[in-house]
RNA sequence: GCUCCUUUAACUCAGUGGUAAGAGUUCGGUUCUUAUACAGCCGCGGUCCUUGGUUCGAAUCCAAGAAGGAGUA
Numbered sequence: 001g002c003u004c005c006u007u008u009a010a011c012u013c014a015g016u017g018g019u020a021a022g023a024g025u026u027c028g029g030u031u032c033u034u035a036u037a038c039a040g041c042c043g044c045g046g047u048c049c050u051u052g053g054u055u056c057g058a059a060u061c062c063a064a065g066a067a068g069g070a071g072u073a
Base pairs, nucleotide, nucleotide: 001072002071003070004069005068006067007066010025011024012023013022018056027043028042029041030040031039049065050064051063052062053061
């Protein structure tokens, strides 16, 4: 240089173009306990990497760019 993959919550990851974007962990509160741990319940937390385009409608499709990774001579 070329080809391919990934980018979604603090972390690890789901998510068929269609209501309000989710789970586990973490964190906060609460129940339980003499207390802690475990367990249960509730809650906080998001510019879906950026910009533009297609579409009635985009996390999802297309283009360019950015970051990370793999392969290749």
Annotation:
RNAcentral holds the sequence, with entries from ENA. Transfer RNA from Paenibacillus polymyxa, 73 nucleotides, folded computationally. Its mean pLDDT, the model's own confidence on a scale to 100, is 80. It matches the Rfam family "tRNA". It is annotated as a transfer RNA. Its family is annotated with triplet codon-amino acid adaptor activity in the Gene Ontology. Taxonomically the source falls in Paenibacillus (Bacteria, Bacillati, Bacilli, Paenibacillaceae).